[in-house]
This is a predicted structure of a 75-nucleotide RNA (transfer RNA) from Candidatus Uabimicrobium amorphum.
Rfam family: tRNA. By type it is a transfer RNA. From the family's description: Transfer RNA (tRNA) molecules are approximately 80 nucleotides in length.
Lineage of the source: Bacteria > Planctomycetota > Candidatus Uabimicrobiia > Candidatus Uabimicrobiales > Candidatus Uabimicrobium.
RNA sequence: GGAGCCUUAGCUCAGCCCGGUUAGAGUGAACGCCUGAUAAGCGUUAGGUCGUAGGUUCAAAUCCUACAGGCUCCA
Numbered sequence: 001g002g003a004g005c006c007u008u009a010g011c012u013c014a015g016c017c018c019g020g021u022u023a024g025a026g027u028g029a030a031c032g033c034c035u036g037a038u039a040a041g042c043g044u045u046a047g048g049u050c051g052u053a054g055g056u057u058c059a060a061a062u063c064c065u066a067c068a069g070g071c072u073c074c075a
Base pairs, nucleotide, nucleotide: 001074002073003072004071005070006069007068010027011026012025013024020058029045030044031043032042033041051067052066053065054064055063
């Protein structure tokens, strides 16, 4: 210098290809139930500018562009 992949909840990830219901799961957190008390188990709740900015569209996590960070390959 060239190419590819990844970025979504505190953490690990799905969803993206094929745009359309209120953005989800596990785990963690708080609270409650249970227990003599804990652990385990069960239930409820909170937690997200979907990396950033712009574009396309009636509508964008999803499509397009640029940028940032990370990983890998080629030279």
Model confidence (mean pLDDT): 84 of 100.